A computed fold for a 72-nucleotide RNA from Johnius belangerii, annotated as transfer RNA. RNAcentral records the identical sequence in 2 taxa. The prediction has a mean pLDDT of 80. Its Rfam family is "tRNA". Gene Ontology term of the family: triplet codon-amino acid adaptor activity.
RNA sequence: GCACUAGUAGCUCAGUGCUAGAGCGUUGGUUUUGUAAACCAAAUGUCGGAGGUUAAAUUCCUCCCUACUGCC
Numbered sequence: 001g002c003a004c005u006a007g008u009a010g011c012u013c014a015g016u017g018c019u020a021g022a023g024c025g026u027u028g029g030u031u032u033u034g035u036a037a038a039c040c041a042a043a044u045g046u047c048g049g050a051g052g053u054u055a056a057a058u059u060c061c062u063c064c065c066u067a068c069u070g071c072c
Base pairs, nucleotide, nucleotide: 001071002070003069005067006066007065010024011023012022013021026042027041028040029039030038048064049063050062051061052060
């Protein structure tokens, strides 16, 4: 230099055009003599960045950034 893959909540990940979700975690409450567990509730996302297509983009297209891998 070229190519592939990945980037989504604090962490691990799902979501392939039509309202952004799960598990774990955090916070508050119930329960308990207390802790753990269990149950109930809540908060948290400019979906890596910019532009384009579209009635509508996390999703499709282009460029860029970061990480990993491969080739030379």
NCBI's taxonomy places the organism under Eukaryota, Craniata, Actinopteri, Acanthomorphata, Johnius.